[in-house]
RNA sequence: UAUUGAAAAAGCCAAACUCAUCGUGAGGUGAGGGCGGAAAGCUGCGGGACUUCUAUGUGAAGUUAGCCGGGUUGCCAAU
Numbered sequence: 001u002a003u004u005g006a007a008a009a010a011g012c013c014a015a016a017c018u019c020a021u022c023g024u025g026a027g028g029u030g031a032g033g034g035c036g037g038a039a040a041g042c043u044g045c046g047g048g049a050c051u052u053c054u055a056u057g058u059g060a061a062g063u064u065a066g067c068c069g070g071g072u073u074g075c076c077a078a079u
Base pairs, nucleotide, nucleotide: 002079003078004077005076012037013036017032018031019030020029021028022027035066041072042071043070045069046068047067048064049063050062051061052060053059
């Protein structure tokens, strides 16, 4: 450096739900909580799904990174 993996060790994140708050909404943020995760770190590039406007559309704007893929950074171990 590459590949594989989470058996071990050190750690990391945090589903549903609850409270508060922001948003028309999908959802976001903070606290609690812990379903799970080898990138469940980052990134809206390509799909999918969802929301709003609307002519309920071959349109526009948004949401979802824990829907799938891509890009990129990274701990440990083995080869």